[in-house]
């Protein structure tokens, strides 16, 4: 130095190809259940690495830029 890969809630993870409500597991609250816990259940809370651009709308496309993990040199 040069390539590829990957970043989405307190943790995992989907969704990008085709732009149009961000789904889903667990954890945390509260209710139900239950003598009581467990388990099961219903119902909240909660996120798209940073910045710019395109465009009625951008997680998604484009452009730089972090951070990581791999391979060249």
């Nucleotide at each position: 130095g040069g390539g590829g890969c990957u970043a989405u809630g307190g943790g995992c993870c989907a969704g990008u190809a085709u732009g149009g409500u961000a789904a889903g597991c667990u954890u945390c609250g509260a209710g139900g259940u239950u003598u009581g816990g467990g388990a099961c259940u219903u119902c909240g809370c909660g996120a798209c690495c940073c910045a710019g651009g395109u465009u009625c709308a951008a997680a998604u496309c484009c452009u730089g830029g972090u951070a990581g993990c791999c391979c060249c040199a």
Transfer RNA from a Candidatus Pacearchaeota archaeon, 73 nucleotides, folded computationally.
Its Rfam family is "tRNA".
NCBI's taxonomy places the organism under Archaea, Nanobdellati, Candidatus Pacearchaeota.